[in-house]
Predicted 3D model of a 254-nucleotide part of an RNA (large-subunit ribosomal RNA, domain VI) from a Planctomycetota bacterium. The source organism's lineage runs through Bacteria, Pseudomonadati and Planctomycetota. The full RNA is in RNAcentral, with records from ENA. It matches the Rfam family "Bacterial large subunit ribosomal RNA". Rfam links the family to the GO terms ribosome and structural constituent of ribosome. The prediction has a mean pLDDT of 87.
Context: one part of a larger RNA
RNA sequence: UGUAGGAAAACUGAGAAGGUCUGACCUUAGUACGAGAGGAUUUGGUUGGACGGACCUCUGGUGUGCCGGUUAUCGCGCUAGCGGUAGUGCCGGGUAGCUAUGUCCGGAAAGGAUAAACGCUGAAAGCAUCUAAGCGUGAAGCCCUCUUCAAAACUAGUUUUCCCCAUCAGGCUCGUCGAAGACUACGACGUUGAUAGGCCAGGCGUGUAAGCACAGCAAUGUGUUCAGCGGACUGGUACUAAUCAGCCGAUCGG
Repeated sequence: UGUAGGAAAACUGAGAAGGUCUGACCUUAGUACGAGAGGAUUUGGUUGGACGGACCUCUGGUGUGCCGGUUAUCGCGCUAGCGGUAGUGCCGGGUAGCUAUGUCCGGAAAGGAUAAACGCUGAAAGCAUCUAAGCGUGAAGCCCUCUUCAAAACUAGUUUUCCCCAUCAGGCUCGUCGAAGACUACGACGUUGAUAGGCCAGGCGUGUAAGCACAGCAAUGUGUUCAGCGGACUGGUACUAAUCAGCCGAUCGG
């Protein structure tokens, strides 16, 4: 842009893509079979491998704006306490998120038409014959079934609701954002508000702050103190910012 009025939702599924894998063990059963040695078809169950999908409860990884320790040096006048730089200076941990080596799940079952093959009935050919007419059984294969996309499927589909010439359905711009994202798009919210920040409470992480007091000559230790501090997590709360507004929107339909 189109889909012969304009919109908001919910669908159908022509078509397309993906998937379809496989082992071992137990049982049937040491049965059938076989002189024995050996040893099933079949039935039901269990558990794996590889592959794939989703997820982060657990186990781990990462986690450069979290916490702590520590070296050198510089700065804050000095002490103390902090800060900068040295690959995040180095080291020990680590929330969320993202992750696999972690967790869960999947291949199934059913149906249809068949291949090889096996049959029923049955003539040509008084018999016989699965075939010539006719009717069955039959595969990891084919069509379905399962998952995903899908009306741009130009035969451009269907259903419901809304809007009628301004009391205009709806949409966009704009703003606050997001387990959405390169941009765009998508989704949430915009005071009739919990969308983000802040604040409060909790969780979780780190591991017991500073100051002061006491003990010790001191390094240091102890008490106050399971403290102090804190990114993303959960809930609450309008304190801050989503203000005000602008634009598009039917003219071959009824």